[in-house]
Context: one part of a larger RNA
Molecule: large-subunit ribosomal RNA, domain IV
Organism: Myxococcales bacterium
RNA sequence: CCCUUCCUAAGGAACUCGGCAAAAUGACACCGUAACUUCGGGAGAAGGUGUGCCCAUAUUACGUAACGUGAACAACAACGCGGAAAUGGGUUGCAGAGAAUCGGGGGUAGCGACUGUUUACCAAAAACACAGCACUCUGCUAAGUCGCAAGACGACGUAUAGGGUGUGAUGCCUGCCCGGUGCCGGAAGGUUAACAGGAGAUGUCAGUCGCAAGAUGAAGCAUCGAAUCGAAGCCCCAGUAAACGGCGGCCGUAACUAUAACGGUCCUAAGGUAGCGAAAUUCCUUGUCGGGUAAGUUCCGACCUGCACGAAUCGCGUAACGACUUCCCCAUUGUCUCGGAAGGGACUCA
Repeated sequence: CCCUUCCUAAGGAACUCGGCAAAAUGACACCGUAACUUCGGGAGAAGGUGUGCCCAUAUUACGUAACGUGAACAACAACGCGGAAAUGGGUUGCAGAGAAUCGGGGGUAGCGACUGUUUACCAAAAACACAGCACUCUGCUAAGUCGCAAGACGACGUAUAGGGUGUGAUGCCUGCCCGGUGCCGGAAGGUUAACAGGAGAUGUCAGUCGCAAGAUGAAGCAUCGAAUCGAAGCCCCAGUAAACGGCGGCCGUAACUAUAACGGUCCUAAGGUAGCGAAAUUCCUUGUCGGGUAAGUUCCGACCUGCACGAAUCGCGUAACGACUUCCCCAUUGUCUCGGAAGGGACUCA
C1' cells in the first nucleotide's frame, strides 16, 4: 500500500460528478396527522407517548360447555378447564421492542398516468406495452396472414366482430392549408399493350422475252408490314390532413423617447390559432429580474428577443404511482478536516 472489519474528541457533506458508501430510522399499542385530490387517496404523512418484573382489581371480562327452556336460528348457563386488555400500587438496571429480525423523513421541478415489459452476459429508462381515443379496411368462400398447392389461421367468430395504422389514463382542447405526394371518387377529352385488321413491300416460282448472260413475272407458299380498332393506368376533374406533410418577407406610422393597435407592398396552397416558452427544445448565454446561499454556470418563479415550441410525429395541466432525472431542507453519520485498532494479503527472510 491492498482486502475485510471496528472505534473516534470537536465539527457535521467542508467529501464528491453526485451523500457513492456508511451511519441513522426500524417492532407493537395509543395519541396525532398538512398542502393537494380523480374524494379512493395523500397516510405508517409529519410529529409524539408507552413497553421489564411483582401485587391488586381478578374465583373478573371473555372462550369452552352438560341438563333444561325453545318449532328452529339462537339465547340463558352449572361443575371443570383456559384466561386477558386496562387501571392502580410497588420494585429495579446505565439501558425493559435490553439480543436478532426490523421504514430514514419532508419539500420543489421534469418525464412517463398507473401494475407491467426490455438490450440472457456493460443500458430497467423518459424506451416498449397499456386501458382509453381516432382514422381506415372487411358483408363472410370477409379483409388480412402462411403455403407451389391441397389446406390452415382469422373463427366453429359475423361490423358492440375481425385486420391495419397512429395516439396513449383522466381534465381542458385539438386552429389554418388539398398547391406537392398518397388514398377515395369521376369519366368527356388526350395518351396507351396484346388481340383484331392487312394498304403495301419483299423472297420464291409456272410462264413470257433473250443466242446466252439475264430481264420480267400470275396464282400459291413464305417473310415483313401502314392506316383503323383497342382496357386499366397516366394526363385530366373533384374530395380527403387524428393521410405523408406545410403553417412568410420588406417598409412606414401615435404630441419626449421607445414601441406600433394602424397603413402600404411583394410572395404563398395557407402564412402558427389556443396554450406553453432560455424549455429533455435557447446558439449568443452563467440572457435579465426575483427567490433560496456569506458566496448558486445547477435549481425554483417570472419576462419573451421562440438561433430552431405548438396542437393525436398530439398541445397544455393533473391526484396517485416510479430501484427514473434535477434541486433544497431535517435527521444522521469516518464521505471529509486529524488519527487509532484487529484479521488476511502484498513485501523481506527461512